[in-house]
RNA sequence: GCAAGUGUAGCAUAAUUGGUAGUGCGUUUCCCUUCCAAGGAAAUGGUUGCGAGUUCGAGUCUCGCCACUUGCA
Numbered sequence: 001g002c003a004a005g006u007g008u009a010g011c012a013u014a015a016u017u018g019g020u021a022g023u024g025c026g027u028u029u030c031c032c033u034u035c036c037a038a039g040g041a042a043a044u045g046g047u048u049g050c051g052a053g054u055u056c057g058a059g060u061c062u063c064g065c066c067a068c069u070u071g072c073a
Stems, first nucleotide, its partner, number of pairs: 001072007010025004019056001026044006049065005
């Protein structure tokens, strides 16, 4: 330099044919306990990497850029 893949909450990860972005861990509060841990209840979470386009509607489709991974040279 060329090609392919990945990018979603603090971390990991899902989202069917484009139709309200979920789950687990974590964090906070409360209960329980003499205290801690464990256990139970509730709460807390997101410009879906950035920008633009298509569409009534985009995490999903198209284009450009950025980061990372892999392959080729």
Predicted 3D model of a 73-nucleotide RNA (transfer RNA) from Mortierella alpina. Rfam family: tRNA. By type it is a transfer RNA. Gene Ontology term of the family: triplet codon-amino acid adaptor activity. Model confidence (mean pLDDT): 80 of 100. RNAcentral holds the sequence, with entries from ENA.